RNA sequence: GGGCUGGUGGCGAAACUGGUAGACGCGUACGGCUUAGGACCGUAUGGGGCAACCCUUGGAGGUUCGAGUCCUCUCCAGCCCA
Numbered sequence: 001g002g003g004c005u006g007g008u009g010g011c012g013a014a015a016c017u018g019g020u021a022g023a024c025g026c027g028u029a030c031g032g033c034u035u036a037g038g039a040c041c042g043u044a045u046g047g048g049g050c051a052a053c054c055c056u057u058g059g060a061g062g063u064u065c066g067a068g069u070c071c072u073c074u075c076c077a078g079c080c081c082a
Base pairs, nucleotide, nucleotide: 001081002080003079004078005077006076007075010026011025012024019065027045028044029043030042031041032040046055047054048053058074059073060072061071062070
């Protein structure tokens, strides 16, 4: 230099044919249980805002009524070729 795969919450990881973004798990917070803890059970858990709402899929554009998903450029990581 060329090719392929990937980048989504605090972490891992889903999202089907483009149609409610974050299911599910872990972690965390509070509560229950316990003499106390572990395990287990319940609720909550991206950001902003008093609220209504707004923003958020590495970054920037584009297509579309609608984009995590399709197209272009770009950054980063892994693998392969030279």
Annotation
Transfer RNA from Microgenomates group bacterium RIFCSPHIGHO2_01_FULL_45_11, 82 nucleotides, folded computationally. The source organism's lineage runs through Bacteria and Bacteria candidate phyla. Its Rfam family is "tRNA". The family's RNA type in Rfam is transfer RNA.